[in-house]
About this RNA
RNAcentral holds the full RNA, with entries from ENA. Predicted 3D model of a 350-nucleotide part of an RNA (small-subunit ribosomal RNA, central domain) from an Acidobacteriota bacterium. The prediction has a mean pLDDT of 87.
Context: one part of a larger RNA
RNA sequence: CUGGGCGUAAAGCGCACGUAGGCGGCAUGGUAAGUUGCAUGUAAAAGGCGGCAGCUCAACUGCCGAGUGUGGUGCAAGACUGCCAGGCUUGAGGCAAGUAAAAGAAUGUGGAACUCCGAGUGUAGCGGUGGAAUGCGUAGAGAUUCGGAAGAACACCCAUGGCGAAGGCAGCAUUCUGGACUUGACCUGACGCUGAGGAGCGAAAGCCAGGGGAGCAAACGGGAUUAGAUACCCCGGUAGUCCUGGCUGUAAACGAUGGGUACUAGGUGUAGGAGGUAUCGACCCCUUCUGUGCCGAAGCUAACGCAAUAAGUACCCCGCCUGGGGAGUACGGUCGCAAGGCUAAAACUC
Numbered sequence: 001c002u003g004g005g006c007g008u009a010a011a012g013c014g015c016a017c018g019u020a021g022g023c024g025g026c027a028u029g030g031u032a033a034g035u036u037g038c039a040u041g042u043a044a045a046a047g048g049c050g051g052c053a054g055c056u057c058a059a060c061u062g063c064c065g066a067g068u069g070u071g072g073u074g075c076a077a078g079a080c081u082g083c084c085a086g087g088c089u090u091g092a093g094g095c096a097a098g099u100a101a102a103a104g105a106a107u108g109u110g111g112a113a114c115u116c117c118g119a120g121u122g123u124a125g126c127g128g129u130g131g132a133a134u135g136c137g138u139a140g141a142g143a144u145u146c147g148g149a150a151g152a153a154c155a156c157c158c159a160u161g162g163c164g165a166a167g168g169c170a171g172c173a174u175u176c177u178g179g180a181c182u183u184g185a186c187c188u189g190a191c192g193c194u195g196a197g198g199a200g201c202g203a204a205a206g207c208c209a210g211g212g213g214a215g216c217a218a219a220c221g222g223g224a225u226u227a228g229a230u231a232c233c234c235c236g237g238u239a240g241u242c243c244u245g246g247c248u249g250u251a252a253a254c255g256a257u258g259g260g261u262a263c264u265a266g267g268u269g270u271a272g273g274a275g276g277u278a279u280c281g282a283c284c285c286c287u288u289c290u291g292u293g294c295c296g297a298a299g300c301u302a303a304c305g306c307a308a309u310a311a312g313u314a315c316c317c318c319g320c321c322u323g324g325g326g327a328g329u330a331c332g333g334u335c336g337c338a339a340g341g342c343u344a345a346a347a348c349u350c
Stems, first nucleotide, its partner, number of pairs: 004321003007304002012318001014201002017198001021194003025088002028085004033081002035077006042069001049065006091191001092188003095184005103177007110154001115149007125136002162169002206247006215241002220236004258317006266295011299306002323350003332343004
């Protein structure tokens, strides 16, 4: 390479956007590049393959044959693919009317709690643990009442609930912005799917500059425990955690399951719509679309399990795997302020 694979054995890029490329709905006419058939000439010899023969055999040599280019030229066919032309509406998009939502950004604002400060009451303890101690407190702590300040997070509602491409998103209000779903079938008329490169988004920690700092808390100090205790427990506590701007670009970035389309028993919850039935009305009940769960048939699977949200049945496109260690390392390149990221071996060894 062929072939086989990627939930858990090695293997789905963290995610979407999109360039080239690959692939692409229904029907008609044309064309004849791909495709198929026929004809024709060519594809030197040697070699290789099959058969026969010559050297005593074989190697070697000779003769004959088949074969060897997705090849050339001409003619024909017109199903499929391509190309050209003009159509279609079911894919896709638009429009109209509705709907739900912690989707994003900015500004403002609310209450509870913790801490600190001021004042009042009040007196000897408080705190902490398995038990203690360090710590705080007669310079009046802890407790309690009132007032003030500041920062951060939003109890209940809260839910296999909702939204978002993923990361992620939760007090309340307003403004701006994005997406989804349902119904209508009015418009466009294949405008689609995927996507090497590319560019964008991307938790936490970390970095740079400037703010902020209540609580928590790496490092650090102390008290315990212990043989030791650079820990687990306790008392403190700085970066950080928060905001603005910039960088980093990683993760068990997980459903450990790439995206798209179609098809393939059911049952039962739940969220958002639409229709019907019923009704005074709201429910109830039935149908249907979209999302999100559980159970389960066929089928699949090494098993576990998956099972219309597939790991079933198929097709299209991308990414990735090829024994363990060495190693996601070295070297080189490239990106980064750095930390480091991305790309990515070999010797050797089992």
Lineage of the source: Bacteria > Pseudomonadati > Acidobacteriota.